[in-house]
RNA sequence: CAAAUGAAUAUGCUUAAUUCACAGUUGUGAAGCGGGGGACCCAAAUCAGGGGCGAAUUCCAUUAGGAUAGGGUAACUCUUUCAGCCCGAGCCCGGCAGCUAACCUCGUAGGCAUUGAAAGAGGGGUAUA
Numbered sequence: 001c002a003a004a005u006g007a008a009u010a011u012g013c014u015u016a017a018u019u020c021a022c023a024g025u026u027g028u029g030a031a032g033c034g035g036g037g038g039a040c041c042c043a044a045a046u047c048a049g050g051g052g053c054g055a056a057u058u059c060c061a062u063u064a065g066g067a068u069a070g071g072g073u074a075a076c077u078c079u080u081u082c083a084g085c086c087c088g089a090g091c092c093c094g095g096c097a098g099c100u101a102a103c104c105u106c107g108u109a110g111g112c113a114u115u116g117a118a119a120g121a122g123g124g125g126u127a128u129a
Base pairs, nucleotide, nucleotide: 011113012112013111014110018031019030020029021028022027032108033107034106035105036104037103042098049096050093051092052091053090058067059066060065070087071086072085073084076122077121078120079119080118081117082116083115
């Protein structure tokens, strides 16, 4: 000098996954956000089953991988464009679910730490009058 590890706080990213109140053995409730089931009408299907969450689908290869639909990338917020970087998984239901008003029901985890430029819209702060 640099890197790594641990703890706390702050600021942020992904995401529906945040806030408030009460309580006090780590919970309960509400709001916000999000998912599923569920009529008429309409539509469609009945095993090489079908379906749900999610951006995560499809093709090639067979040994590892390559490509791809699609998705993410913060310094006030949102949208758009160009380029760079990254992801392109996994889990669940269990023979069963199209859409779907009323209605019913569930979740509110986890994992992380910076990319630059341009355009538009909106907002905030400071100073002066």
This is a predicted structure of a 129-nucleotide RNA (c-di-AMP riboswitch aptamer (ydaO/yuaA leader)) from a Clostridiaceae bacterium. The prediction has a mean pLDDT of 80.